A computed fold for a 72-nucleotide RNA from Callorhinchus milii, annotated as transfer RNA.
The sequence is in RNAcentral, with records from Rfam.
Its Rfam family is "tRNA".

RNA sequence: CGUAAUGUAGCUCAGUUGUUAGAGCAUUUGCCUCGCAAGCGAGAGACCUGGGUUCGAUUCCCGGCAGGGCGA
Numbered sequence: 001c002g003u004a005a006u007g008u009a010g011c012u013c014a015g016u017u018g019u020u021a022g023a024g025c026a027u028u029u030g031c032c033u034c035g036c037a038a039g040c041g042a043g044a045g046a047c048c049u050g051g052g053u054u055c056g057a058u059u060c061c062c063g064g065c066a067g068g069g070c071g072a
Stems, first nucleotide, its partner, number of pairs: 001071003006066002010025004027043005048064005
């Protein structure tokens, strides 16, 4: 420099070819226990950023940014 892809919760990942989203672990809390762990229940927590299309965008289109892959 070129190319194809990725960006969603604290971490690892789903998901929706448009009507705003879930799991596991972690975290807070309740039950249980003499206490701790384990177990059971409840809660908090997220769509990288700017613009466009649309009644409506995390999803579609364009630009940007970030960290990696491949080629040179």